[in-house]
């Protein structure tokens, strides 16, 4: 330059009314590293400035412990357990919308 570049609500139960509430279920971006959602670094949401009006700059930015094998794993096996931007709408990781965007990055 060029192309790729994020997954997941199904049963039941309450209710006027809920894929949002309850039980049970399902998911898990890129990159380092003994294979990672939760070890570190990035991305993406959000917030403040700045401006030349989409861009730089700067904040913010969830969540794990045990025992087992090993040189070596908070990466692998066992077990139990957590988390998951805004905005909408009966409370939302999993419906809808910004988004036919944006990007860490990866391959050519």
């Nucleotide at each position: 330059c060029u192309u790729u570049g994020g997954g997941g609500c199904g049963a039941g139960g309450u209710g006027u009314a809920a894929u949002u509430c309850c039980u049970c279920a399902c998911c898990g971006g890129u990159g380092g590293u003994a294979u990672a959602g939760c070890c570190c670094a990035c991305g993406a949401c959000c917030a403040u400035u700045g401006c030349u009006u989409g861009c730089a700059a700067u904040g913010c930015u969830g969540a794990a412990u045990a025992g087992g094998u090993g040189c070596a794993a908070u990466u692998c096996c066992u077990a139990u357990g957590c988390c998951g931007a805004c905005a909408g709408u009966a409370u939302a990781g999993u419906c809808u919308g910004g988004a036919u965007g944006a990007g860490a990055a990866a391959a050519g």